[in-house]
RNA sequence: GAGGCCGUAGUUCAUUGGAAGAACGCCCGUUUUUCAGGCGGGAGGCUGAGGGUUCGAGUCCUUCCGGCCUCC
Numbered sequence: 001g002a003g004g005c006c007g008u009a010g011u012u013c014a015u016u017g018g019a020a021g022a023a024c025g026c027c028c029g030u031u032u033u034u035c036a037g038g039c040g041g042g043a044g045g046c047u048g049a050g051g052g053u054u055c056g057a058g059u060c061c062u063u064c065c066g067g068c069c070u071c072c
């Protein structure tokens, strides 16, 4: 220098155009003498940044930024 893949909650990942959810973690309650575990509830995301397409974008296009891989 060229090409490919990825970036979504604290972490690991879903979400094939109608607007974001799970598990673990965290907080509260309950159960227990206490802890752990169980059960119930809750908080936490402008989906890496900008622009475009669309009535509507995490999703499609594009430019950046970051990570990984391959080739030269």
Base pairs, nucleotide, nucleotide: 001071002070003069004068005067006066007065010024011023012022013021018055026042027041028040029039030038031037048064049063050062051061052060

A computed fold for a 72-nucleotide RNA from an Actinomycetota bacterium, annotated as transfer RNA.
NCBI's taxonomy places the organism under Bacteria, Bacillati, Actinomycetota.
Rfam family: tRNA. Rfam links the family to the GO term triplet codon-amino acid adaptor activity. It is annotated as a transfer RNA.